[in-house]
RNA sequence: CGCUUAUCGCGAAAGACGGAGGGAACGGCCCGAUGAUGUCUUGGCAACCCGUGAAAUGAGGGCGGGUGCCAAAUCCGACCCCGGCAUGACCAGACGGGGG
Numbered sequence: 001c002g003c004u005u006a007u008c009g010c011g012a013a014a015g016a017c018g019g020a021g022g023g024a025a026c027g028g029c030c031c032g033a034u035g036a037u038g039u040c041u042u043g044g045c046a047a048c049c050c051g052u053g054a055a056a057u058g059a060g061g062g063c064g065g066g067u068g069c070c071a072a073a074u075c076c077g078a079c080c081c082c083g084g085c086a087u088g089a090c091c092a093g094a095c096g097g098g099g100g
Base pairs, nucleotide, nucleotide: 013042014041015040016039017038021031022030023029026077027076028075043070044069045068048066049065050064051063052062079099080098081097082096083095085093
């Protein structure tokens, strides 16, 4: 510098059904009768895949179809590594950063 990917971040409503727990398990921390989780419909976010079109200096990226997503950073943690804090020094620990 180029390419790759649903890796991280950001992002995304409302109604209906239903009726008690739920967010996978464990520990947290949260959501829930002001109706959660879940199902359906419409809508939306995003741009992963396919097709098609365009061929533009850059930014950016048309259309159609198919995934994904629309509480909380994949909600947080666990295993490994690093960092400083602290201490006479070390270990551990809490905190911060990264990897798996």
About this RNA
The RNA shown here (SAM riboswitch aptamer (S box leader)) has 100 nucleotides and comes from a Flavobacteriales bacterium. It matches the Rfam family "SAM riboswitch aptamer (S box leader)". Rfam links the family to the GO term regulation of gene expression. The prediction has a mean pLDDT of 76. Lineage of the source: Bacteria > Pseudomonadati > Bacteroidota > Flavobacteriia > Flavobacteriales. The model forms 96% of the base pairs in the Rfam consensus.